[in-house]
């Protein structure tokens, strides 16, 4: 210098909880704490999870009509579908790194 490993020490990170701010929501950011991490760094490329605002769909209900039809330029609802939205502290791939009894 490279690998591996994880005892000390220094320094790091921060889940839950609380507060604020953001967002339809899942979530983030940002303070104050600490469950826990040797990559708990960064990176949504694979697979996995979360959400579902719009939109799809169907439903009442409305409008017109003889029968039926109709959109959202009307309204409401949903054990339905659905990422363009998330999560990197669920796995794998990629990238870079601090320390030193070994």
């Nucleotide at each position: 210098a490279c690998a591996a490993a994880g005892a000390a020490a220094a320094g790091g990170c921060a889940a839950g909880g609380c507060a604020u701010a953001u967002g339809a929501a899942a979530g983030u950011a940002u303070g104050c704490u600490a469950c826990g991490c040797a990559a708990a760094a960064c990176c949504a490329c694979c697979g996995g999870c979360c959400u579902a605002c719009a939109g799809a769909c169907g439903a009442u209900u409305u409008a017109u009509u003889a029968a039926a039809u109709a959109u959202u330029c009307a309204a409401u609802c949903g054990u339905u579908c659905c990422a363009u939205g998330g999560c990197a502290g669920c796995g794998g791939a990629g990238u870079u790194a601090c320390c030193u009894c070994u």
Background: This is a predicted structure of a 102-nucleotide RNA (c-di-GMP-I riboswitch aptamer) from an Alteromonadaceae bacterium. Its mean pLDDT, the model's own confidence on a scale to 100, is 82. It matches the Rfam family "c-di-GMP-I riboswitch aptamer". From the family's description: GEMM was predicted in a large-scale screen for bacterial structured RNA regulatory elements. The sequence was found by an Rfam model in a public genome assembly. Lineage of the source: Bacteria > Pseudomonadati > Pseudomonadota > Alteromonadales > Alteromonadaceae.